Predicted 3D model of a 79-nucleotide RNA (c-di-GMP-I riboswitch aptamer) from a Candidatus Bipolaricaulota bacterium. Its mean pLDDT, the model's own confidence on a scale to 100, is 88. The sequence was found by an Rfam model in a public genome assembly. Rfam family: c-di-GMP-I riboswitch aptamer. About the family: GEMM was predicted in a large-scale screen for bacterial structured RNA regulatory elements.
[in-house]
RNA sequence: UUCCCGAAACGGCAAACCUGUCGUGAGACAGCGACGCAAAGCCGCGGAUCUCCAGUGCGGAGACAGCCGGGCCACCGAA
Numbered sequence: 001u002u003c004c005c006g007a008a009a010c011g012g013c014a015a016a017c018c019u020g021u022c023g024u025g026a027g028a029c030a031g032c033g034a035c036g037c038a039a040a041g042c043c044g045c046g047g048a049u050c051u052c053c054a055g056u057g058c059g060g061a062g063a064c065a066g067c068c069g070g071g072c073c074a075c076c077g078a079a
Stems, first nucleotide, its partner, number of pairs: 005077002012037002018031005035066001041072003045069003049063005
C1' cells in the first nucleotide's frame, strides 16, 4: 500500500406514519420523523415483486437500488 474483516472513533443515510406537489398507477420529490443500515453511495445489467396497456396471447411500456444477485466508486483501521 492492497485485499479480507468490522472493535473503536469522526461522521453519514433515513423506513413507516403524517402534510404538500406531480403521476392513470406502481411510485417519485420536498418537509416532518427515525425503523433500521458498514456501502441503506451510484448503475435498471440478470432475476423477483408491483403498476398500466393489450389479450387466442405468453407480450410491450413503466416502478422499485432499504427484495436478491452482479458491476463501479468509497470514510476509518483494533483483533